Small-subunit ribosomal RNA from an uncultured prokaryote, 1400 nucleotides, folded computationally.
[in-house]
RNA sequence: AGAGUUUGAUCCUGGCUCAGAGUGAACGCUGGCGGCGUGCCUAACACAUGCAAGUCGAACGAGAACGGUCCUUCGGGAUGUCAGCUAAGUGGCGCACGGGUGAGUAACAGAUAGCUAACAUGCCUUUUGGAGAGGGAUAACUAUUGGGCUAUCUCCUAUCAGCUAGUUGGUAAGGUAAAAGCUUACCAAGGCUAUGACGGGUAACUGGUCUGAGAGGAUGAUCAGCCACACUGGGACUGAGACACGGCCCAGACUCCUACGGGAGGCAGCAGUGGGGAAUAUUGCACAAUGGAGGAAACUCUGAUGCAGCAACGCCGCGUGGAGGAUGACGCAUUUCGGUGUGUAAACUCCUUUUAUAUGGGAAGAUAAUGACGGUACCAUAUGAAUAAGCACCGGCUAACUCCGUGCCAGCAGCCGCGGUAAUACGGAGGGUGCAAGCGUUACUCGGAAUCACUGGGCGUAAAGCGCAUGCAGGCGGUCUAAUAAGUUGGAAGUGAAAUCCUAUGGCUCAACCAUAGAACUGCUUCCAAAACUGUUAGACUAGAGUCUGGGAGGGGAAGAUGGAAUUAGUUGUGUAGGGGUAAAAUCCGUAGAGAUAACUAGGAAUACCAAAAGCGAAGGCGAUCUUCUGGAACAGUACUGACGCUGAGAUGCGAAAGCGUGGGGAGCAAACAGGAUUAGAUACCCUGGUAGUCCACGCAGUAAACGAUGAAUGUUAGUCGUCGGGUAGCAAGUCUAUUCGGUGAUGCAGUUAACACAUUAAACAUUCCGCCUGGGGAGUACGGUCGCAAGAUUAAAACUCAAAGGAAUAGACGGGGACCCGCACAAGUGGUGGAGCAUGUGGUUUAAUUCGAAAAUACGCGAAGAACCUUACCUAGCCUUGACAUAUUUUAGAACACACCAGAGAUGGAGUGGUGCCUUCGGGAGCUAAUUUACAGGUGCUGCACGGCUGUCGUCAGCUCGUGUCGUGAGAUGUUGGGUUAAGUCCCGCAACGUGCGCAACCCUCGUGUCUAGUUACUAACAGUUCGGCUGAGGACUCUAGACAGACUGCCUUCGUAAGGAGGAGGAAGGUGGGGACGACGUCAAGUCAUCAUGGUCCUUAUGUCCAGGGCUACACACGUGCUACAAUGGCCGGUACAGAGGGAAGCAAUACCGCGAGGUGGAGCCAAUCUCAGAAAGCCGGUCUCAGUUCGGAUUGGAGUCUGCAACUCGACUCCAUGAAGUUGGAAUCGCUAGUAAUCGCGUAUCAGCAUAACGCGGUGAAUACGUUCCCGGGCCUUGUACACACCGCCCGUCAAGUCAGCCGAGUUGAUUGCACCCGAAGAAGGUGAGCUAACCGCAAGGAGGCAGCUUUCGAAGGUGUGAUUAGCAAGGGGGACUAAGUCGGAACAAGGUAACC
Repeated sequence: AGAGUUUGAUCCUGGCUCAGAGUGAACGCUGGCGGCGUGCCUAACACAUGCAAGUCGAACGAGAACGGUCCUUCGGGAUGUCAGCUAAGUGGCGCACGGGUGAGUAACAGAUAGCUAACAUGCCUUUUGGAGAGGGAUAACUAUUGGGCUAUCUCCUAUCAGCUAGUUGGUAAGGUAAAAGCUUACCAAGGCUAUGACGGGUAACUGGUCUGAGAGGAUGAUCAGCCACACUGGGACUGAGACACGGCCCAGACUCCUACGGGAGGCAGCAGUGGGGAAUAUUGCACAAUGGAGGAAACUCUGAUGCAGCAACGCCGCGUGGAGGAUGACGCAUUUCGGUGUGUAAACUCCUUUUAUAUGGGAAGAUAAUGACGGUACCAUAUGAAUAAGCACCGGCUAACUCCGUGCCAGCAGCCGCGGUAAUACGGAGGGUGCAAGCGUUACUCGGAAUCACUGGGCGUAAAGCGCAUGCAGGCGGUCUAAUAAGUUGGAAGUGAAAUCCUAUGGCUCAACCAUAGAACUGCUUCCAAAACUGUUAGACUAGAGUCUGGGAGGGGAAGAUGGAAUUAGUUGUGUAGGGGUAAAAUCCGUAGAGAUAACUAGGAAUACCAAAAGCGAAGGCGAUCUUCUGGAACAGUACUGACGCUGAGAUGCGAAAGCGUGGGGAGCAAACAGGAUUAGAUACCCUGGUAGUCCACGCAGUAAACGAUGAAUGUUAGUCGUCGGGUAGCAAGUCUAUUCGGUGAUGCAGUUAACACAUUAAACAUUCCGCCUGGGGAGUACGGUCGCAAGAUUAAAACUCAAAGGAAUAGACGGGGACCCGCACAAGUGGUGGAGCAUGUGGUUUAAUUCGAAAAUACGCGAAGAACCUUACCUAGCCUUGACAUAUUUUAGAACACACCAGAGAUGGAGUGGUGCCUUCGGGAGCUAAUUUACAGGUGCUGCACGGCUGUCGUCAGCUCGUGUCGUGAGAUGUUGGGUUAAGUCCCGCAACGUGCGCAACCCUCGUGUCUAGUUACUAACAGUUCGGCUGAGGACUCUAGACAGACUGCCUUCGUAAGGAGGAGGAAGGUGGGGACGACGUCAAGUCAUCAUGGUCCUUAUGUCCAGGGCUACACACGUGCUACAAUGGCCGGUACAGAGGGAAGCAAUACCGCGAGGUGGAGCCAAUCUCAGAAAGCCGGUCUCAGUUCGGAUUGGAGUCUGCAACUCGACUCCAUGAAGUUGGAAUCGCUAGUAAUCGCGUAUCAGCAUAACGCGGUGAAUACGUUCCCGGGCCUUGUACACACCGCCCGUCAAGUCAGCCGAGUUGAUUGCACCCGAAGAAGGUGAGCUAACCGCAAGGAGGCAGCUUUCGAAGGUGUGAUUAGCAAGGGGGACUAAGUCGGAACAAGGUAACC
């Protein structure tokens, strides 16, 4: 000193939380010793038992007990003088100290400083006087203690604003030690209060203690000072002192005893008990020390005190061993299996003895005696590593990491948050970190928190400027002079108890602890001094403020009068069928004459153009014209006053719209309401109507996003450009220029700001005053008060709940926002799908199994380039267990291997025959086979959400980044935006950017043209031959083949353009990327794949592995996708006839020939292929036939007969022939492909493959239509805008209802507590009256008196009773809202123009 937490990220605001220190603590785990401290915080709850205040015989009477002495029958008796002693009694002193507790008390209770001129004072001390002695009394002073008085200060609450009748004062009397309404009578009507009276709540106060850098905040245990209290309430007595803790009286509650008549008691003294509680000790020893009471003293008493006991409750100190010791032992943990950690740690060797145990000695505390502690501290000797380590934590904050278990479970958590099968966050273990006889947790306080801000915060948008003004109190206030000394500054004195804190020194072995000295106690009071500033007083000034004069500006206000346009209604005329309204309609009006049109009449409201960033007003607000009345501001002038000023809590006034009251008015508009539409619904948006209201007068209401979301005032601080009002100057005399004062706007520097932005009209720099804020929600709500006719306004909480809520800006994504652009995206065309039958895939269903995966686009003729067995992973049944397969290993046997028999569905089992190899140092070895052993194999089991690799998609879209620089607090921006251009972030220009990379393009392949080279198996122009076939010779021209080159670059021309480039043209085989392909940026979808492969983890191991037979993957009420074939005449069928390309071929392709209607068979020339072969291309063309029909269309289905492949075609192949001849007559909503050699149409080939193709991949033949264009749908790119989205619109989010839980409010009432007032009763006691009754001390010879007492009575008076209020707490049927709670219902209000802009 900071850190975590709001976001995708950022800055800010702001709360929550943590790290520190502390405690009279408690709880959990653990626990060796000593010293010093501390120990009922709760029930001021109730208390058994013992003790805690007595003492004095030198005040006294006396003699119950003990002792002594004497006597004795040994039972006992005598003796108060025996200088002993002493219970009870009289008396004195003490008991008012010491000890305890904190209930009450918000107050002279405490603290600080003073006063007493208004007081008292026992014992003690001193002085003086009196007295015969003992002894007693009294004045003054000093001091001490106590009483009383004064000033200042001392918690929360205004949802407590008025309180007070002894109240405030006076006079008189009483009373007290003493002042005083302290009390009484009378008189007066005062006294206190926003500087907070009165009331309510809470609380003993202080020195100090804890914390903090400090200022502060919290607290008031132990120690010390002071106060209050002593079962609860009241009262006095005694006394120097009490209204008295261990005294008295009375009342009350409670407890105990009782013979029932009546008595006794008070632990908040020390121990102790019960109870309460999370929780707090022994019914100990001693008066040895210190102190206290009494006493002359000895001495007695002392639960004060000194000690001991219990408790890790705290602080401090010590120990649990030290040194050496590596093959880094064992064990444990982990592991990539190599190792690594625990770890010099242990063992082991040597050493020491603090502590412990045992024995012995042994203090100080004690100046003569006396020691509870205590045989204690301490010392010595002996024994022997011997007796002694735990607790918490290890995701971040915060030091410290791995394995196993668990699987949103169990649990953790101070905050953020962990846990849904690889958890460093749960539980255990190993290891580590921290502290240590303790360690953690909980509770509380301060700190961090500048998060109440004096030091030291804010208010445009985050919480926060009253809607605006006037103004009392208050706060603040211009220049000069003088005085004063309240504030202020300096000095001195007193005080600020001691202890504590701090510094130094000293004493216990150190420390804690203790002692001594100093400093400090920041304060208060008094005195002296200074006079700058503030204040006060006096005098002056004019710059602030105001008054006066002048000419102008203005929707400033109030009242009255007067216009025109328009709407509506009415009357009349013309006129005829519609009008009106909407996206479209309908309700509605109209043949009883609307609408339209013309004229007239009526009435109300509002005032087009002018009109503007303009004007006026304090704000709300103000708009036709004229008149009257009236407020304010600006400018200019100089005359006057002389600080008269600023702000402004309360207070007062004004205050839009809506609303309320009374009375008018009512054209238009228009809540409510009605109807028509829309809609799933539509209590809305739209339409037709329509009442309050809107208007006027008077009165209330008092609120708005009453906003510049910006309080008022003053001063200072760059400019520029407009505009309104006034003035000044100039000459060029204007619709001019310059300048000045005041207003109102834009832009902009410094500065400020979290940023946005503000910026002389400040949100800058300063000053003054006021208002307001302190996390979100609950809530501007409840209750209470005030105001109001009501609606409601104003003032204004808490419980509970969340860890956020929020501001500004950033880059994305999104928008039923905008601008630009592209794409078979739409449009324009063309052909399909969706309807039929079949094929194929999927879902579903079924099944023993119908193996698994793929799921919008981007799954569904997909993995699968081909399931009869195999494949095969599935099911049923049967076997095997080191295994079908790999490596190594132990032991044994045998060459390997070949052939064939029996059982069985087969795997397999049983029993045979043949064969004896290679090398050799002759021991054996290598390889192979079989059996056996151990490690292990194996798994298409799970996890694609642990992964690699590969792939799909956005998308062949034009984008995605980086370095340096610059800008920004930052996230980020710039570059990459802008103007053009392009298919393109393609290029050009501009530019705080300059460059780079991945993408684009090009480089690669192919097709299109040509040249060169080369001619076999290809070709054939010329020549020759010919079986007429390039067949042969021959040729190298052509086609072709296949290699190398050339060619195209906007290069040329015209034109447009600054350029890039565009348009047109020429030439050219090809022209602006020539066509096609390969090639796929950063990334997105936890996209797909653990079943291609690879792979972490996990699971199975006589089975989830392996082998085998059969079955299944081919099922079938149904639904969907993709295709094939069709529905026919642009066609079907028959006959004839023409032209390809690209491929394949040896377990192969197979010709000619023959057989079969055919599939095919027989057979085998040729070919490892430019040679032979598959191989007949088909549509086309020519001719014929059919004639619009379920057909000579269509071919499904079914029957029969076959062919081929194959161990095997039943489940379950393809093909052929004969027969059969279903649906279907062009397909609803919807939807797909395609822009040129394309679509459409036609056939051919290949891979897989024994066989099986409507699919896939290729090949060529024939060969179109259309594109105006970018409004709309979809997707994408760039820029911009809004956003409450970030899992990013498939987003977010609001309210009712339903369910559960919780707290609070209202509530008929009900039960307590506290308290006010009134009345009744009236104990004890005090004072007064009376006192006829009684009467010892004094007086008196006596009689009697004085005095006293009982009794009676008056006043006051506690408790109690009754009544009535107030405050507060508990419970409560029911009521209303609120908060919270993974997956309830209904809608869809807000966030985008949120689909009717939102909000007040």
The sequence is in RNAcentral, with records from ENA. It matches the Rfam family "Bacterial small subunit ribosomal RNA". Gene Ontology terms of the family: ribosome and structural constituent of ribosome.